The RNA shown here (transfer RNA) has 73 nucleotides and comes from a Gemmatimonadales bacterium. The RNAcentral record of the sequence draws on ENA and MGnify. Its Rfam family is "tRNA". It is annotated as a transfer RNA.
């Protein structure tokens, strides 16, 4: 300096035919215990990297742009 891929709750990780974000860990809270863990039930918690377009509707398509990784130079 050019290409490629990635960026989603605290932490992994799904959702692309574009129709209102799963799942399991981890946290609360109740149940169970003499009391913790096991285990049951139930909650809570993501402006989906920013920043613009396209669309009745964007995680998902388009431009930039910020981080990471990997490859040529």
């Nucleotide at each position: 300096u050019g290409g490629c891929c990635c960026g989603u709750g605290g932490u992994g990780g799904a959702a692309u035919u574009g129709g209102c974000a799963a799942c399991a860990c981890g946290c609360u809270u109740g149940g169970c215990u003499c009391u913790g863990a096991c285990c049951c039930a139930a909650g809570a918690g993501a402006u989906u990297c920013c920043a613009g377009g396209u669309u009745c509707g964007a995680c998902c398509c388009c431009u930039g742009g910020c981080g990471g990784g990997c490859c040529a130079a």